[in-house]
RNA sequence: GGUCCAUUAGCGCAGUGGUUAGAGCGAGCGACUUAUAAUCGCUAGGUCUCAGGUUCAAGCCCUGAAUGGACCA
Numbered sequence: 001g002g003u004c005c006a007u008u009a010g011c012g013c014a015g016u017g018g019u020u021a022g023a024g025c026g027a028g029c030g031a032c033u034u035a036u037a038a039u040c041g042c043u044a045g046g047u048c049u050c051a052g053g054u055u056c057a058a059g060c061c062c063u064g065a066a067u068g069g070a071c072c073a
Base pairs, nucleotide, nucleotide: 001072002071003070004069005068006067007066010025011024013022018056027043028042029041030040031039049065050064051063052062053061
């Protein structure tokens, strides 16, 4: 230098162009217990990496950029 992949909650991740952006783990609170763990319930937490475009409508499609990774040279 080239090709490809990934980027969504604190973490690893899901998410047919449309109805409120989600579950798990983690965190906080509560129940249970003599107490702790486990279990159960509730709550909070999001600039969907950034900019532009297409569309009535974009996390999703297109272009560019950034970061990380794999391969080739």

This is a predicted structure of a 73-nucleotide RNA (transfer RNA) from an uncultured Erysipelotrichaceae bacterium.
Rfam family: tRNA. By type it is a transfer RNA.
It was read from a public genome assembly.